[in-house]
Context: one part of a larger RNA
Order: sequence, then structure tokens, then C1' cells
RNA sequence: CUGGGCGUAAAGGGAGCGCAGGCGGUUCAGUCAGUCUAAAGUGAAAUCCCGGGGCUUAACCUCGGACGUGCUUUGGAUACUGCUGGACUUGAGUACGUGAGAGGAAAGCGGAAUUCCAGGUGUAGCGGUGAAAUGCGUAGAUAUCUGGAGGAACACCAGUGGCGAAAGCGGCUUUCUGGCACGAUACUGACGCUGAGGCUCGAAAGCGUGGGGAGCGAACGGGAUUAGAUACCCCGGUAGUCCACGCCGUAAACGUUGUGCACUAGGUGUAGGAGGUAUCGACCCCUUCUGUGCCGUAGCUAACGCAUUAAGUGCACCGCCUGGGGAGUACGGUCGCAAGACUGAAACUC
Repeated sequence: CUGGGCGUAAAGGGAGCGCAGGCGGUUCAGUCAGUCUAAAGUGAAAUCCCGGGGCUUAACCUCGGACGUGCUUUGGAUACUGCUGGACUUGAGUACGUGAGAGGAAAGCGGAAUUCCAGGUGUAGCGGUGAAAUGCGUAGAUAUCUGGAGGAACACCAGUGGCGAAAGCGGCUUUCUGGCACGAUACUGACGCUGAGGCUCGAAAGCGUGGGGAGCGAACGGGAUUAGAUACCCCGGUAGUCCACGCCGUAAACGUUGUGCACUAGGUGUAGGAGGUAUCGACCCCUUCUGUGCCGUAGCUAACGCAUUAAGUGCACCGCCUGGGGAGUACGGUCGCAAGACUGAAACUC
């Protein structure tokens, strides 16, 4: 490079926004760049191929033809692509009306519980385990009642429920703010899809500075267990977990399934909206759009399974794979305070 692939065999980038690039709806006209066609020129000779000739044959030599897939010029064609101009509304978007939501940020508030402090009652145990012990307790614990302090998390509601691009989001109220669905008209008129680089976001842990610290709890100490026990169990307990600001940029960042569009039987739940039938009304029933589950036909698949939320049938664009180990290592580079991250081999070996 050409293939074949990427749910589980190697392989979808953690997610989005987006410059370049690639691709791009309907229609009319122009142009003729791509495209197609004809002719001319050129495409050295030798070689190769076809036919003939010469060495006794062959190799070899030689003549003619063909080939030379290409390039240039000129004439022509105009369906498709491009370009230029005009028009359109179904793609995309805007306005309007309704609606649901743990979407995001900030501030304030609330109750239950744990712990601690003070006081009251009260007395000998409490706690913990498989059993114990360390531990706490006559300096009055545990239990119980009252008051107070402080931090963190929000039982029930709660739901293969909702929202968000992903990470993720759950007590209540207020303020600010993003997105989405549905309905009916009006408007703009292809404004679109994807997206190498780039930029932004990105759980937990970790790092820096300053706060905070109830519970939990790496490290660490002790008690057990055990042959040992650097563990599992128990008693303690520092960092951390929390907040502000700044870094880090990883994950089984998983649906292990890139994004967008179109098409291809159904059935049954559930969430949000609209319409219809019916009704006094609310239900019920039917239709439809959007999301989210289960089952299943065709089809696909190595099988498992997937199956209108495709892993089916196609198109556009991006990322990635190419036997196992060595190795996500070494070296170099970029980034980072560091930890390290990203990029990423080879020898050798099976």
C1' cells in the first nucleotide's frame, strides 16, 4: 500500500466543542475543471511478446509488427461530480405556547443518628468474639434523662424511574443558569454530518497552600488466630475522607458496542407530552411523538447472543488492530511540584 476486521478472540479514542480536511438535500440555467470520446504529436534504441530470416540445431544474431496502460495539443459529448448565478423546503435552525427533571453554580435552613462536653438518676461492670484478650470502668463507666458543641451524610419517598456529552447528579428553600420533549403556526433558506491537530470537561487516589476534622480509616501500635500471620477477626489510630483555590488527567472512564443519517414484522412494561372516543367528571380504551426496559420475526453471528435503543441493510467521517512473551518496558521527546502521564521500540525467545 492492498485486504480483512474492532460486544466476548488483537482492536472504539474517557467525553464534548471545533479550525483545516473529507462528505453533502430538491430544482433551473451557465461553464466544461474532473469524466467520456475522436484525431494528431510524443512515448529513444536494446529487452519482453507475435511473425519471418541467418549460423547443421539451440542458445545467440537479425528484419518487420505489436506493446509502451502515460503525457501534450486540437475537435466533440454534457448524464454525473465540481465551479458560477437564480429558485425551493423536506435537512438544520429561529420565534411562540405548554411540560417533566437528583442537569450545573451560589447562599440559607432542617430533622434523625454517631461522637464529645456539662449536669441529674444509678452501680459494677461495659465492650468485643467462633471463643477470647488488648481496651473502657469505683477518679463512677455502660444504661437512662436534660442541656450544649461540632463535623459529615441525607432513612422513608425510590422505581431495569428521571436528568446530564461523559465523568456524574438524591433532605428543603431562594437566586442565577444550561439542555431536552411535545403542540401548532410563522420565519431563515442547506446555514448540514464528521472531525487529524487544537481547546475544554473529566470518578477515586495522589500533590501544593490555607482551613476543618464527628464518623470512618491506608500507614502504624496493641490483642487474638496460626507452624508462621508483615493478613483475614478485635481494641486503638495518623494521613486521607470535608471546604476554598491551584495541579494531576488516569480507571473493568464498560453497553468492554465511535458519531450522524436512512431503511427493515410484531408483542408487552414504564417515564414525559399531544390528540381522539366516551363520560357529569376523573379513570378506562385507542392513536401518535420522545426516552427507557423485557421478549421476539427476518437477517446477522464461530457460538453466546444482537434484533427499530441492531451486533440487520446501506451511506459519510474519525479512531484503532495485524501471533504470544520481552513491554505499555528501554531510549528520546512533550507535559507535571512530584507521583507519574502521553508518545512508544528492538535484541532475544516460543

Description:
This is a predicted structure of a 350-nucleotide part of an RNA (small-subunit ribosomal RNA, central domain) from a metagenome. RNAcentral holds the full RNA, with entries from SILVA. The coordinates come from a structure-prediction model, not an experiment, and the mean pLDDT is 88.